[in-house]
The part of an RNA shown here (small-subunit ribosomal RNA, 3' major domain) has 491 nucleotides and comes from Candidatus Omnitrophica bacterium CG11_big_fil_rev_8_21_14_0_20_64_10.

Context: one part of a larger RNA
RNA sequence: UGACGGGGGCCCGCACAAGCGGUGGAACAUGUGGUUCAAUUCGAUGCUACGCGAAGAAUCUUACCUAGGCUUGACAUGCUGGAAGUACUGAACCGAAAGGGGAUGGACCCGUUGAAUCGGGAGCCAGCACAGGUGGUGCAUGGCUGUCGUCAGCUCGUGCUGUGAAGUGUUGGGUUAAGUCCCGCAACGAGCGCAACCCACGUUUCUUGUUGCCAGCCGGGAUUUCGGUUUCGGCGCACUCAAGAGAGACUGCCGGCGAUGAGCUGGAGGAAGGUGUGGAUGACGUCAAGUCAGUACGCUCCUUAUGCCUAGGGCUACACACGUGUUACAAUGGCGCGUACAGAGGGGUAUGCGAUCCCGUGAGGAGGAGCUAAUCCCAAAAAGCGCGCCCCAGUUCGGAUUGGAGGCUGCAACUCGCCUCCAUGAAGUCGGAAUCGCUAGUAACGGCGGAUCAGCUACGCCGCCGUGAAUACGUUCCCGGGCCUUGUACA
Numbered sequence: 001u002g003a004c005g006g007g008g009g010c011c012c013g014c015a016c017a018a019g020c021g022g023u024g025g026a027a028c029a030u031g032u033g034g035u036u037c038a039a040u041u042c043g044a045u046g047c048u049a050c051g052c053g054a055a056g057a058a059u060c061u062u063a064c065c066u067a068g069g070c071u072u073g074a075c076a077u078g079c080u081g082g083a084a085g086u087a088c089u090g091a092a093c094c095g096a097a098a099g100g101g102g103a104u105g106g107a108c109c110c111g112u113u114g115a116a117u118c119g120g121g122a123g124c125c126a127g128c129a130c131a132g133g134u135g136g137u138g139c140a141u142g143g144c145u146g147u148c149g150u151c152a153g154c155u156c157g158u159g160c161u162g163u164g165a166a167g168u169g170u171u172g173g174g175u176u177a178a179g180u181c182c183c184g185c186a187a188c189g190a191g192c193g194c195a196a197c198c199c200a201c202g203u204u205u206c207u208u209g210u211u212g213c214c215a216g217c218c219g220g221g222a223u224u225u226c227g228g229u230u231u232c233g234g235c236g237c238a239c240u241c242a243a244g245a246g247a248g249a250c251u252g253c254c255g256g257c258g259a260u261g262a263g264c265u266g267g268a269g270g271a272a273g274g275u276g277u278g279g280a281u282g283a284c285g286u287c288a289a290g291u292c293a294g295u296a297c298g299c300u301c302c303u304u305a306u307g308c309c310u311a312g313g314g315c316u317a318c319a320c321a322c323g324u325g326u327u328a329c330a331a332u333g334g335c336g337c338g339u340a341c342a343g344a345g346g347g348g349u350a351u352g353c354g355a356u357c358c359c360g361u362g363a364g365g366a367g368g369a370g371c372u373a374a375u376c377c378c379a380a381a382a383a384g385c386g387c388g389c390c391c392c393a394g395u396u397c398g399g400a401u402u403g404g405a406g407g408c409u410g411c412a413a414c415u416c417g418c419c420u421c422c423a424u425g426a427a428g429u430c431g432g433a434a435u436c437g438c439u440a441g442u443a444a445c446g447g448c449g450g451a452u453c454a455g456c457u458a459c460g461c462c463g464c465c466g467u468g469a470a471u472a473c474g475u476u477c478c479c480g481g482g483c484c485u486u487g488u489a490c491a
Base pairs, nucleotide, nucleotide: 001491002490003488004487005486007485008484009483010482011481012480013479015475016474019438020437021436022435023434026327027326028325029324030323031322032321033320034318035317042053043052064313065312066311067310068309069308070307073130077129078128079127080126081125082124088105093100094099108121109120110119111118132302133301135300136299137298141296143291144290145289146287148285153192154191155190156189157188158187159168160167161166172183173182174181198279199278200277201276203247204246205245206244207243208242209241212237213236216235217234218233219232220231221230222229223228250273253267254266255265256264257263329431333390334389335388336387337386338385339384345378346377347376352371353370358365359364397428402423403422404421405420406419407418408417444467445466446465447464448463449462450461
C1' cells in the first nucleotide's frame, strides 16, 4: 500500500421488511448429471453451466458409431515427365450408395497455315512439393463475451511531505443517482469514467396528403314514425394517421429551510417537474473466467489416415437425480350460442402471402380474385360483454396415456415429425424443508406477430398490444456493493 475481520461509523441496491404471483408435490416439454450403449459427437459446471452455443438433429446438418470405398485426394498453387482416339461422354456388369468398370460417340483455344502437320495452352494421367484435419493445447495467443456493475470509482503531470515503499491531490463539513456540485484545505490542474450529446415514447406548431373522414358540401341506392339512419361515388385535407422540420423542462418562477452556497422541501403554471419514462452506452481492473467447435493464429500431432466419399445407425437410449418451463388441480370456473375493441410484424417475380365461393365433422383439399403491398393477403385478436347449461363431484374439472381412422411437408416420417377426428380417459383436490421474480402501465392474467424453417417435437427465444393491481413502517437482521477508520503473526 492492499487484502481480510462472526471490528467500528456513514450510505446505497426488490438486499431485507411490506405486498402480489410463483418454484419445490402431479403429468408433460426441454436442458443437465448419472447410467447404458458399437456410438449415445463436442463444448458450457457456484453466483457468472443446466429452454446455454443450437434463431429448427428424420436424410442433410454431423463433428460420433458400424460397414463399404478413395489416396495429389472434396478444395488451392507450383514443378517434372507422359499420352491424340486425348479431354469430354459415359452403355452393359458388380454394388445399399459411394466406388469400380469401361462399350459407343467424340472435341476446344493460341501461334504457323490454303490444308495436312508441328509447337504451346486448357483439360487428363504418373510422380513430387503439398493439400486436408470440428486432432491437442483458451495455462502460448488475437478478437469477441460473461461477471463484479451503470457500482462511482480508476489514474496522471507539476508541486509539497517522507531516508524509502509511499502519501498528498481523491481526506474533511454539507449535498447528490453520481469523485454531482458547493465550501474548506500544500496543493494546483488534467485524463478515463458520471452527466450531457444519440434513439424511442409522451404535448404541440408548420409542411406534405391515392391512408382517414363524409367532419363540411354535392350526387346515387336502401330504409323511414319524414326528424332521420345506413351505404356507395366525387370534391376536400378539417380531424385521425403517416413522416420530416421546429417548439417545449432549465429548479426557469414563487414561499420556506440552508452558509447569502451547493442543494432540499412545498406551490404555481404545464401534456410532461426536478435524471419525464424506456433504450443504447459498461472506466482502471478482477476471475491464468469462457471460447483453438464461428473465424484468425504460435507450437505440437496424423499423412493409403486423426484426411476424403457413401449407406445405415446414433446425437431422440432410461432404474434414477437436479435446473428451467407448459398444463392443471376448478365456480373470479368449464362448456355452448351471440357480440365488441389492438399494436407490431411478415409476404414478390417466388416452392411468396393467398381472399370470396365450393367439398370435408375437422386437419385439410379444389380453386385462384387481389397484392410490385399505408391500397391486397396472413386476420380470427383473446381475455371482455350478453344469454343459457353445469351445482362442488376426481365432476360437463384435468388432460397424460393408449387404440383406431385420416391430413400435411418431404426422395423418405420404422427407429424419430407436426396436425385432425372418434374412442380411451392417468396423476393431480394448491404442494415439506427450502427457494425465485416483481416498485407502475410494473406484477399478474389474455391473446397476436417474427426470426430459424421443406416440415417440425416452440410449452423456447425476441417483440407487440389488451385488461390491470397490492405494498414499501423502516434499515435491527440476511446478501451484494461504495467511502472513512481500526486490528493483523496474511501478500
Its mean pLDDT, the model's own confidence on a scale to 100, is 82. Rfam family: Bacterial small subunit ribosomal RNA. Its family is annotated with ribosome and structural constituent of ribosome in the Gene Ontology.